Predicted 3D model of a 96-nucleotide RNA (TPP riboswitch aptamer (THI element)). The coordinates come from a structure-prediction model, not an experiment, and the mean pLDDT is 77.

RNA sequence: CGACUCGACACGGGGUGUCCUGCACGCAGGGCUGAGAUAACACCCGUUGAACCUGAUCCAGUUCACACUGGCGAAGGGAUGUCAGCCGCAGGCGCA
Numbered sequence: 001c002g003a004c005u006c007g008a009c010a011c012g013g014g015g016u017g018u019c020c021u022g023c024a025c026g027c028a029g030g031g032c033u034g035a036g037a038u039a040a041c042a043c044c045c046g047u048u049g050a051a052c053c054u055g056a057u058c059c060a061g062u063u064c065a066c067a068c069u070g071g072c073g074a075a076g077g078g079a080u081g082u083c084a085g086c087c088g089c090a091g092g093c094g095c096a
Base pairs, nucleotide, nucleotide: 001094002093004091005090006088007083008082009081010080011046012045013044014043017032018031019030020029021028022027052077053076054075058071059070060069061068
């Protein structure tokens, strides 16, 4: 400098992978990514909906693998009401 975001209550929706070691093959311990990695008064998301599911044991790059980046793709699905508020010495982000 620039664009963006935004509160409370109640209710609801959703995911939980990968690698290594041990193993009685049920699991246990440790590493990694992530908001969250199986259970927790947690975390994320609720139509202004990329939370999450389907296509998909998908395609390309990359990784031991997951993760990650791009595609598929704003393609099909997907969970909401009430009240308050309309901004700040607020918040993080991007660029110089």
Background
Its Rfam family is "TPP riboswitch aptamer (THI element)". From the family's description: Vitamin B(1) in its active form thiamin pyrophosphate (TPP) is an essential coenzyme that is synthesised by coupling of pyrimidine and thiazole moieties in bacteria. Gene Ontology term of the family: thiamine pyrophosphate binding.